[in-house]
Context: one part of a larger RNA
RNA sequence: UAUGCACUUACGUGCUCUAUGCAUUGGCCAAUGAGCUCCCCAUUUGGCCCGUCUUGAAACACGGACCAAGGAUUCUAACAUGUGUACGAGUCAACAGGCUAGAAAACCCGUAAGGCAUAAGGAAGCUGAUUGGCGGGAUCCUUCAUGGGUGCAUCACCGACCGACCUUGAUCUUUUGAGAAGGGUUUGAGUGAGAGCAUGCCUAUGAGGACUCGAAAGAUGGUGAACUAUGCCUGAGCGAGGCGAAGCUAGAGGAAACUUUGGUGGAGGCCCGCAGCGAUACUGACAUGCAAAUCGUUCGUCUGACUUGGGUAUAGGGGCGAAAGGCUAAUCGAACCGUCUAGUAGCUGGUUCCCUCCGAAGUUUCCUUCAAGAUAGCUGGAGCCCUUAGCGAGUUCUAUCGGGUAAAGCCAAUGAUUAGAGGCAUGGAGGGCGCAAUGCCCUCGACCUAUUCUCAAACUUUAAAUAGGUAGGAUGGCGCAGCUGCUUCGUUGAGCCGCGCCAUAGAAUCGAGAGUUCCAAGUGGGCCAUUUUUGGUAAGCAGAACUAGUAAUGCGGGAUGAACCAGAAGUCGAGUUACGGUGCCCAACUGCAUGUUAACCUAGAACCCACAAAGGGUGUUGGUCGAUUACGACAGUAAGAUGAUGGUCAUGGAAGUCGAAAUCCGCUAAGGAGUGUGUAACAGCUCACCUGUCGAAUCAACUAGCCCCAAAAAUGGAUGGCGCUUAAGUGCAAGACCUAUACCCGAUUGUCAGGGCAAGGGUCAGGCCUCGAUGAGUAGGAGGGCACGGCGAUCGUCGUAAAACCUAGGGUACAAGCCCGAGCGGAGUGGUCAUCGGUGUAGAUCUUGGU
Numbered sequence: 001u002a003u004g005c006a007c008u009u010a011c012g013u014g015c016u017c018u019a020u021g022c023a024u025u026g027g028c029c030a031a032u033g034a035g036c037u038c039c040c041c042a043u044u045u046g047g048c049c050c051g052u053c054u055u056g057a058a059a060c061a062c063g064g065a066c067c068a069a070g071g072a073u074u075c076u077a078a079c080a081u082g083u084g085u086a087c088g089a090g091u092c093a094a095c096a097g098g099c100u101a102g103a104a105a106a107c108c109c110g111u112a113a114g115g116c117a118u119a120a121g122g123a124a125g126c127u128g129a130u131u132g133g134c135g136g137g138a139u140c141c142u143u144c145a146u147g148g149g150u151g152c153a154u155c156a157c158c159g160a161c162c163g164a165c166c167u168u169g170a171u172c173u174u175u176u177g178a179g180a181a182g183g184g185u186u187u188g189a190g191u192g193a194g195a196g197c198a199u200g201c202c203u204a205u206g207a208g209g210a211c212u213c214g215a216a217a218g219a220u221g222g223u224g225a226a227c228u229a230u231g232c233c234u235g236a237g238c239g240a241g242g243c244g245a246a247g248c249u250a251g252a253g254g255a256a257a258c259u260u261u262g263g264u265g266g267a268g269g270c271c272c273g274c275a276g277c278g279a280u281a282c283u284g285a286c287a288u289g290c291a292a293a294u295c296g297u298u299c300g301u302c303u304g305a306c307u308u309g310g311g312u313a314u315a316g317g318g319g320c321g322a323a324a325g326g327c328u329a330a331u332c333g334a335a336c337c338g339u340c341u342a343g344u345a346g347c348u349g350g351u352u353c354c355c356u357c358c359g360a361a362g363u364u365u366c367c368u369u370c371a372a373g374a375u376a377g378c379u380g381g382a383g384c385c386c387u388u389a390g391c392g393a394g395u396u397c398u399a400u401c402g403g404g405u406a407a408a409g410c411c412a413a414u415g416a417u418u419a420g421a422g423g424c425a426u427g428g429a430g431g432g433c434g435c436a437a438u439g440c441c442c443u444c445g446a447c448c449u450a451u452u453c454u455c456a457a458a459c460u461u462u463a464a465a466u467a468g469g470u471a472g473g474a475u476g477g478c479g480c481a482g483c484u485g486c487u488u489c490g491u492u493g494a495g496c497c498g499c500g501c502c503a504u505a506g507a508a509u510c511g512a513g514a515g516u517u518c519c520a521a522g523u524g525g526g527c528c529a530u531u532u533u534u535g536g537u538a539a540g541c542a543g544a545a546c547u548a549g550u551a552a553u554g555c556g557g558g559a560u561g562a563a564c565c566a567g568a569a570g571u572c573g574a575g576u577u578a579c580g581g582u583g584c585c586c587a588a589c590u591g592c593a594u595g596u597u598a599a600c601c602u603a604g605a606a607c608c609c610a611c612a613a614a615g616g617g618u619g620u621u622g623g624u625c626g627a628u629u630a631c632g633a634c635a636g637u638a639a640g641a642u643g644a645u646g647g648u649c650a651u652g653g654a655a656g657u658c659g660a661a662a663u664c665c666g667c668u669a670a671g672g673a674g675u676g677u678g679u680a681a682c683a684g685c686u687c688a689c690c691u692g693u694c695g696a697a698u699c700a701a702c703u704a705g706c707c708c709c710a711a712a713a714a715u716g717g718a719u720g721g722c723g724c725u726u727a728a729g730u731g732c733a734a735g736a737c738c739u740a741u742a743c744c745c746g747a748u749u750g751u752c753a754g755g756g757c758a759a760g761g762g763u764c765a766g767g768c769c770u771c772g773a774u775g776a777g778u779a780g781g782a783g784g785g786c787a788c789g790g791c792g793a794u795c796g797u798c799g800u801a802a803a804a805c806c807u808a809g810g811g812u813a814c815a816a817g818c819c820c821g822a823g824c825g826g827a828g829u830g831g832u833c834a835u836c837g838g839u840g841u842a843g844a845u846c847u848u849g850g851u
Stems, first nucleotide, its partner, number of pairs: 004015004049064004065851006075208002078205001080203001082201004087196001090116003095110001097108002120127002132158002135155002140149003160191002162188003165184003171178002211350002214347001218340006229314009238304001241271002243268001247264007276301003281297002284295002316332001318328003353785006363376001365374002377523002379520006386513001391511003395508002397472005407462001408460002414456003419451001421449003428444006476502005482496003486493001526550002529547001531545002534542002556565002570748004575743002580738003583722003589735001594731003604724001615709003619706006626699003636693003640689001642666002648660002672687001676685002749775004754770004786840001788837003792833006805823001807821001809820004
């Protein structure tokens, strides 16, 4: 909107049914859709490798190829604080007995002993303590209320008592002691209506292997001389050539002694040189070798102090050694093997899961102390005790106090110090007059006087700023009375005690409140910056003070960077800024306005900071000051630039001009007894000075912006790069914009603090709701959790498939981690509550195995 029925006078209303549209909700399906989680690949931006010692590491500092398994704060007894449990003026098992198969454990029981506690003090003999008071106080009682009473624990103060010490000494006594009542700024780890004992846990400490690995050493007992050193015994080996000792022989000579010549002979730590033994050079080869000492060539020696086999002797603070500290089994300035021994190390390395909260020190004192400790400080934890008007403070104000730095001062003291001026006389030095003078005169210095110049960590009259102490009230102020052996001439003072009165609570601001006790870690190498400051020529040097940082700390900026600037951080979203920027790299004005700069060895471009100076510039732009100029400047050009006079002196010479002194006059428009050039000396030229022409500004000195010179180094090179020139340099001004984990707002999470909640079905008070603040962190502390392996209790799971292993699969927790799925596998295994620990790895030149 339409149909039918009913009601109504009508508009219309009600009911029913059907269809459509819109809205909402549910189910199912789908994709070239969207999202979450996870994996892989690619792009852009940012981003240095962990562990470690260190002031500082990405380091050209050390350890580290990779994987698996193992691997380091433990246990015992003791002691201290805290805390839990049992009993409690007591407490405790380890002794005996019982029980039992048991001189096993466990359990039961008993009195006595023993330990600790219940009494201290004193060197010792020895002596030996009970209810106090004032103030602050929880709780409880009471009151309408201000209030009153009770007064725990505990804090502060004053008394008393016990012991020690000092003092006093009535009385009684064997003349040796006892000792009443007293006193004392003396002293004790005491008393004062007990609090302990046993045991568990955390933390710390010393003792033990003492968190773990690691020496160089020391002691003790053995084994080695097959290597090698040396001695001895017994065996073996050494080819060829040369030189040619003694002896012998023949000849010659000689009276003889003997000499000489030729042979023979074959001596020798003799020669050359093979084997052998050795090992000089190439500093050759090789150098993950043939070899943990070899090979090649060369070289030394080679009948001897020769080489060598076997046997034997010498053994570790010992041997042997033709001696090199050599050799003594690849080991020698003291062998090897075992044990003491897990030796010790103030030294090096390493030291294993997570989250949350707090959070350092490198300074004081001492030490045979300087690589270490103790002590205090800084820090954490556990508390305890008060508190809403007190208490407190890295602050200010007011009052007050001390000071001797900065500055100042030196015509103030001390000390240093410049310059003149004036001056008396005793005195000093020199000189003149003088015979001389205690005569006169002159000069010098001292000295004196008034001035003047400059100074002081160990000088100062004066004297800051900062900084420091104390106070800003009830524990106070005032008044009165009393006590005292102290004090005073003194009831004077001081102290104490008692009573009464006084409240505007006696500056500001701020506060996550103040006070106090116990236990304990780490640290005790520091470093940097502004300012002050000492040594040093200086230093990224060494040493101090205050403060802030770094260490222990990221983020944004300074290109880069421990410390500079900005600013400190849970996890997200939005906005705004700081420092610093806005040509491009690179987010944001190739913006606006106005000066300046031209820079070819090499313009410049932002704290720390990565450099440049003295001194220059007629590069340019400003400024200050002094001059000239229409009575004609400056510059240009042109004319003059003279006479006395060749001034005087000096000189070989000097006429303006080598030099010295002096520097006047005339004529002029003007011309120096001369500014330079020049000559042997003149001359000549020029300048100062004056004039004509021209016709409007000109000159000097100083100053400071930019720029330039000064300005030379070794790989090629750095405003960060490109590049930039009315800038993208530099100075000044006003704007806009960009951007940090900072600020502000919102959300969320942890921590801390405050407030509320026991009701109406259930549920964790170890809970819930709400509000405020806050969140960095090395060493270190504390709290809460995760994981592993045993044992006990309890509840589960499993051949319908446990664990382990594996996984681009899913979920969850801030995290350590947990749960599920798929695969593989084929027999165990899990949760919770207790309890015990050989409980967590990336590192240790870690150990073993593998790659």
Model confidence (mean pLDDT): 81 of 100. This is a predicted structure of an 851-nucleotide part of an RNA (large-subunit ribosomal RNA, domain II) from Gossypioides kirkii. It matches the Rfam family "Eukaryotic large subunit ribosomal RNA". Lineage of the source: Eukaryota > Viridiplantae > Streptophyta > rosids > Gossypioides.